[in-house]
RNA sequence: AUUGUAAAAACCAAACCUAUCGUGAGGUAGGGACGGAAAGCCACGGGUCUUACAAACAGAUAGCCGGGUUGCCACAA
Numbered sequence: 001a002u003u004g005u006a007a008a009a010a011c012c013a014a015a016c017c018u019a020u021c022g023u024g025a026g027g028u029a030g031g032g033a034c035g036g037a038a039a040g041c042c043a044c045g046g047g048u049c050u051u052a053c054a055a056a057c058a059g060a061u062a063g064c065c066g067g068g069u070u071g072c073c074a075c076a077a
Stems, first nucleotide, its partner, number of pairs: 002077001003074002011036002016031006034063001040069003044066003047061004
């Protein structure tokens, strides 16, 4: 460095509920755990979704995929 398979210490938090913001997709906080080796971050490419809609423009989704970038551990290979 690759890898994620052993152990250990940690971490995140789906659906749903409550409050709140937003036209909306959805976001935020609390509760809650389906799961996750990056379920940390980035909207660059693709997909899906929302608004608008002749077109253009705008937005959401990183827990859809790819990519970029940062990080814990080190038995075995």
A computed fold for a 77-nucleotide RNA from Candidatus Moduliflexus flocculans, annotated as c-di-GMP-I-GGC riboswitch aptamer. The sequence is in RNAcentral, with records from Rfam and Ribocentre. Rfam family: c-di-GMP-I-GGC riboswitch aptamer. Gene Ontology term of the family: cyclic-di-GMP binding.